[in-house]
A computed fold for a 353-nucleotide part of an RNA from a metagenome, annotated as small-subunit ribosomal RNA, central domain. The full RNA is in RNAcentral, with records from SILVA.

Context: one part of a larger RNA
RNA sequence: UUGGGCUUAAAGCGUCCGUAGCCGGCUUAGUAAGUCUCCUGUUAAAUUCAGCGACCUAAUCGUUGAGCCGCGGGAGAUACUGCUAGGCUAGGAGGCGGGAGAGGUCGACGGUACUUCUGGGGUAGGGGUGAAAUCCUAUAAUCCCGGGAGGACCACCAGUGGCGAAGGCUGUCGACUAGAACGCGCUCGACGGUGAGGGACGAAAGCUGGGGGAGCGAACCGGAUUAGAUACCCGGGUAGUCCCAGCCGUAAACGAUGCGAGCUAGGUGUUGGGGUGGCUACGGGCCACUUCAGUGCCGCAGGGAAGCCAUUAAGCUCGCCGCCUGGGGAGUACGGCCGCAAGGCUGAAACUU
Numbered sequence: 001u002u003g004g005g006c007u008u009a010a011a012g013c014g015u016c017c018g019u020a021g022c023c024g025g026c027u028u029a030g031u032a033a034g035u036c037u038c039c040u041g042u043u044a045a046a047u048u049c050a051g052c053g054a055c056c057u058a059a060u061c062g063u064u065g066a067g068c069c070g071c072g073g074g075a076g077a078u079a080c081u082g083c084u085a086g087g088c089u090a091g092g093a094g095g096c097g098g099g100a101g102a103g104g105u106c107g108a109c110g111g112u113a114c115u116u117c118u119g120g121g122g123u124a125g126g127g128g129u130g131a132a133a134u135c136c137u138a139u140a141a142u143c144c145c146g147g148g149a150g151g152a153c154c155a156c157c158a159g160u161g162g163c164g165a166a167g168g169c170u171g172u173c174g175a176c177u178a179g180a181a182c183g184c185g186c187u188c189g190a191c192g193g194u195g196a197g198g199g200a201c202g203a204a205a206g207c208u209g210g211g212g213g214a215g216c217g218a219a220c221c222g223g224a225u226u227a228g229a230u231a232c233c234c235g236g237g238u239a240g241u242c243c244c245a246g247c248c249g250u251a252a253a254c255g256a257u258g259c260g261a262g263c264u265a266g267g268u269g270u271u272g273g274g275g276u277g278g279c280u281a282c283g284g285g286c287c288a289c290u291u292c293a294g295u296g297c298c299g300c301a302g303g304g305a306a307g308c309c310a311u312u313a314a315g316c317u318c319g320c321c322g323c324c325u326g327g328g329g330a331g332u333a334c335g336g337c338c339g340c341a342a343g344g345c346u347g348a349a350a351c352u353u
Stems, first nucleotide, its partner, number of pairs: 004324003007307002012321001014201004021194003025088007033081002035077008048066007091191001092188003095184003103177007110154002114150008125136002162169002206247006215241002220236004258320006266298014302309002326353003335346004
């Protein structure tokens, strides 16, 4: 529960696709279901309202009339909604054009650093810290030079830069592949919006099987610190981190802000495309103005409890979905569904305050 809300107070599903449903551009004709008007039938009595009457008054009662909520039938109206038939192009989709990008998948190649092995040089320390110690080193370490192996990562460029629905994506090159912006206005002609259920994707950690393992490093073992130190600091170090296949399905999955559409001052950066003009060492060049799309900052009106938001709205409106309703108990119990498990999704109550 016909209300008010959802950036930070409780509240936007992690994200997208999409079924039913709900909603839907301009225009012509028809229809008349919704809608509106009139007539008519019905709408028991009591109840309600009005007049009159009874009772000394009120309550109460009687009587006459009206009304209420609808429903059925008939006649009409046609603006809006629906339905049927037709047309249109501003939404949407397709096509064409030249550009931008760490978008995705797979493969090949490369680079510095690191660890380790080996050869040479070289000798007593090295390492670490607030200070130390554990630790490494006379079987020659640390350090310098040459060579080999291995795994992970990708400095500078790099930018409130770019791309992606979100998660996320960064060495170079290639193959395959997806989307968006701009320009043209060639084609289709409302084909659209949202989206309960449903489906797909979804960081890290974790799980199963197989590989790999340099560095880092939960657990663990030492050394310190300390009253203690199951920590912070130091020396080691297993899972893991990496790859392939399959699960898991959660995050402060955040812009703590659902998606779509229209309207409402500006200023200033920046990225991509177009147009006009100027310069030109004619190149994928430079500059100015302008326009479309993105991404930042500032700011008017307006909004807001305020912080603040402000054409990328939290302003003014419309459509659709999700969610909230004091704190704790509790995202718990029970049941169901999913999962190998960990657990996830759905999700109370008693009691308490």